The RNA shown here (Bacterial RNase P class A) has 381 nucleotides and comes from a Thermodesulfobacteriota bacterium. Its Rfam family is "Bacterial RNase P class A". The family's RNA type in Rfam is ribozyme. Rfam's curators write: Ribonuclease P (RNase P) is a ubiquitous endoribonuclease, found in archaea, bacteria and eukarya as well as chloroplasts and mitochondria. Rfam links the family to the GO terms dimeric ribonuclease P complex, tRNA processing and ribonuclease P activity. The RNAcentral record of the sequence draws on ENA. Model confidence (mean pLDDT): 76 of 100. Lineage of the source: Bacteria > Pseudomonadati > Thermodesulfobacteriota.
[in-house]
RNA sequence: GAAGUCGGGCAGGCGAUCGCCGGAACAAUGGUUCCGGAGGAAAGUCCGAACACCACAGGGCAGGGUGCUUCAUAACGUGAAGUCACGGUAACGUGAAGGAAAGUGCCACAGAAAAUAUACCGCCCGAUGCACGCAAAUGCGGCCAUCGGGUAAGGGUGAAAAGGUGUGGUAAGAGCGCACCAGUUCUCCGGGUGACCGGGGAAGCUUGGUAAACCCCACCCGGUGCAAGACCAAAUAGAGGAGUGUUUGAGGGCGGCCCGUCCAAGCUCCCGGGUAGGUCGCUGAAGGCCCGGGCAACCGGUGGCCUUAGAUGAAUGAUCGCCAGCCGCCAGGGGGCAACCCCUGGCGGCUACAGAAUUCGGCUUAUGCCCGGCUUUGACC
Numbered sequence: 001g002a003a004g005u006c007g008g009g010c011a012g013g014c015g016a017u018c019g020c021c022g023g024a025a026c027a028a029u030g031g032u033u034c035c036g037g038a039g040g041a042a043a044g045u046c047c048g049a050a051c052a053c054c055a056c057a058g059g060g061c062a063g064g065g066u067g068c069u070u071c072a073u074a075a076c077g078u079g080a081a082g083u084c085a086c087g088g089u090a091a092c093g094u095g096a097a098g099g100a101a102a103g104u105g106c107c108a109c110a111g112a113a114a115a116u117a118u119a120c121c122g123c124c125c126g127a128u129g130c131a132c133g134c135a136a137a138u139g140c141g142g143c144c145a146u147c148g149g150g151u152a153a154g155g156g157u158g159a160a161a162a163g164g165u166g167u168g169g170u171a172a173g174a175g176c177g178c179a180c181c182a183g184u185u186c187u188c189c190g191g192g193u194g195a196c197c198g199g200g201g202a203a204g205c206u207u208g209g210u211a212a213a214c215c216c217c218a219c220c221c222g223g224u225g226c227a228a229g230a231c232c233a234a235a236u237a238g239a240g241g242a243g244u245g246u247u248u249g250a251g252g253g254c255g256g257c258c259c260g261u262c263c264a265a266g267c268u269c270c271c272g273g274g275u276a277g278g279u280c281g282c283u284g285a286a287g288g289c290c291c292g293g294g295c296a297a298c299c300g301g302u303g304g305c306c307u308u309a310g311a312u313g314a315a316u317g318a319u320c321g322c323c324a325g326c327c328g329c330c331a332g333g334g335g336g337c338a339a340c341c342c343c344u345g346g347c348g349g350c351u352a353c354a355g356a357a358u359u360c361g362g363c364u365u366a367u368g369c370c371c372g373g374c375u376u377u378g379a380c381c
Base pairs, nucleotide, nucleotide: 001377002376003375004374005373006372007371008370009369010368012323013322014321015320016319017318018317020037021036022035023034024033025032026031039353043364044363046362047361048360049359050358051225052224053223054222063221064220065219066218067217068082069081070080071079072078083097084095085094086093087092098216099215103214104213105210106209107208120155121154122151123150124149125148126147127146128145129144132141133140134139163181164180165179166178167177168176182206183205184203185202186201187200188199189198190197191196229280230279231278232277240270241269242268243267244266251263252262253261254260287306288305289304290303291300292299293298324351325350326349327348328347329346330345331344332343333342334341335340
């Protein structure tokens, strides 16, 4: 220098003009002045909480979630430090990482067989038949075929084949025996809080895979979300209560008429619930920086400093100038063996992703630029 890998940081600054939202003060209905005004992800709404309301004696079933260890935390499916497995030359990365020896199911095609093992070719033994050869007649050898049996060496199939290699053994073979290797189970010693690691011994024990299939085991889990919810409360309609219901005056009941009385239209007042609308919830908090502890996540306090949006059709903006940063081209200078790097100037372009809506802790995704650690490779482009 190149390639790679891990981590950290910033998110344009200043000024002018015109605007928007919130607050305070002054003024008073028109305002004036001052102060404050998005993010690292405000996003996706994927997890976990706070908070609020509803439900709820306790226990169980069903259902859902999580799944190596220890630690952290209000909690988590999150994080930290580790273990193991896999990938990478390495730095490092990835992991739905409990149980298949509790039970059930499944394993395409191919293949004999996909799990109570089995037998297509092959190998071996026996019986029968038959060309043939030798021999010489009660025989021997051997090809082929059929039948009965043994075997799992070899071939072949498959993603996966019932431990592997060798040797003994055998009719041929086989953990059938033995040696070594691999695994499993049991056990002893040492290290570690633990997952686990290192070493020794015993048993031929050899057991396919799949739980992102049912299932088993351990632990956890009530529902809905600030449009939660609380308060104030028009207009209109209506339930209820009180008064009036007299005179010209509506109606009905008390058999008819009059009086009386009850109901009652209408009118006035009161009241409950509650819509529009308004207020609160609402931002000072599991808060940040410093300091101390811890490898770290994180924790601590009687220490110091800071306060940082609260809108509700929803403000946080626009224009111009200067500076800064990045990219491209051109020119000049410097360093280096070189690739290449650095500095200065000019011109042009660009400054990402994206925007609060109750609040926190995480995860994931989007995104421009800067800086650093480490690994590999090279001595040269």